[in-house]
Model confidence (mean pLDDT): 79 of 100. This is a predicted structure of a 165-nucleotide RNA (Lysine riboswitch aptamer) from a chicken gut metagenome. The sequence is in RNAcentral, with records from MGnify. Its Rfam family is "Lysine riboswitch aptamer". From the family's description: Riboswitches are metabolite binding domains within certain messenger RNAs that serve as precision sensors for their corresponding targets. Allosteric rearrangement of mRNA structure is mediated by ligand binding, and this results in modulation of gene expression. This family includes riboswitches that sense lysine in a number of genes involved in lysine metabolism, including lysC.
RNA sequence: GAUAGAGGCGCGUCUUUCAAAAGUAACGGGUGGUGAGGCUGCCGGAGCCUGUGAACGCCAGCGAAAGGGAAAGUCGCCGAAGGCGAUGGCUGGCAAUCAUCCGCCUGGUUGCUUUUGGGAAUACCACGGCAACUGUCAUCAUAUUCCGUAUGAUGGAGCGCUAUC
Numbered sequence: 001g002a003u004a005g006a007g008g009c010g011c012g013u014c015u016u017u018c019a020a021a022a023g024u025a026a027c028g029g030g031u032g033g034u035g036a037g038g039c040u041g042c043c044g045g046a047g048c049c050u051g052u053g054a055a056c057g058c059c060a061g062c063g064a065a066a067g068g069g070a071a072a073g074u075c076g077c078c079g080a081a082g083g084c085g086a087u088g089g090c091u092g093g094c095a096a097u098c099a100u101c102c103g104c105c106u107g108g109u110u111g112c113u114u115u116u117g118g119g120a121a122u123a124c125c126a127c128g129g130c131a132a133c134u135g136u137c138a139u140c141a142u143a144u145u146c147c148g149u150a151u152g153a154u155g156g157a158g159c160g161c162u163a164u165c
Base pairs, nucleotide, nucleotide: 001165002164003163004162005161008078010077011076012075014073015072016071017070018069027061029059030058031057032056037049038048039047041094042093043092081106082105083104084103085101086100087099088098089097107134108133109132110131111130112129113128116126117125118124136156137155138154139153140152141151142150143149
């Protein structure tokens, strides 16, 4: 340097079904007035609608969907992947989204939890903190005189670890 692997409720994409979202939004009808605004995620501009009644409230009618969740399956995989930041694209400008760095952080899973954001939600997700379990390597100690192995303790990080060439 190349190839192949391991960690385990392992990571991510997609599809189907189910619950929920929700008898909600929208739509059309009726009605009210303390009656002039409304239309995009936000601001500005332009345009359109609106006293033949905007917004808002109430009544009944009709009546969704996305994101998120659970289960099953498919595909790609083991920095899998996720987050932050920067740059660029898109835009009138932000936000959002998309792409690219190798720039920074995280070995993995689970539980608890502050704040904030998302969310219909107490579900759940994201950042952070704490704890436990677990894999890997190193060091030390013991079993043991040595190798190997096992147990325990401490510490490190995936640009790591193991095997073969």